[in-house]
């Protein structure tokens, strides 16, 4: 000096302020949303093998499911930016 989490501060979408039950916490049901996390795979690559090929390993995303998770505000948010001192890693 970088790179990588952390933390602070700024910005940052989508989708029913549903319907039932209850007195409240809460429980249930139907539609819908994708930007917390999780799923899933294209080329490269590696490896087999009876090689115009097949079969397997591995294989990113805002893409894909919608398990979780959301669907007025807040709260949260992926990503972006801009600051922080420690640790840690690698060189």
């Nucleotide at each position: 000096a970088u790179g990588u989490g952390g933390c602070u501060c700024u910005g940052g979408a989508g989708a029913a302020u549903c319907c039932c039950a209850g007195a409240a916490a809460u429980g249930g049901g139907u539609a819908c949303c994708g930007a917390a996390g999780g799923u899933g795979c294209a080329a490269a690559g590696c490896g087999g093998u009876u090689u115009u090929g097949c079969c397997g390993c591995c294989g990113a995303a805002u893409c894909u499911c919608u398990c979780a998770g959301g669907u007025a505000a807040a709260a949260g948010g992926a990503c972006a930016g801009a600051g922080u001192g420690a640790g840690c890693a690698c060189g």
The RNA shown here (Glycine riboswitch aptamer) has 91 nucleotides. The prediction has a mean pLDDT of 77.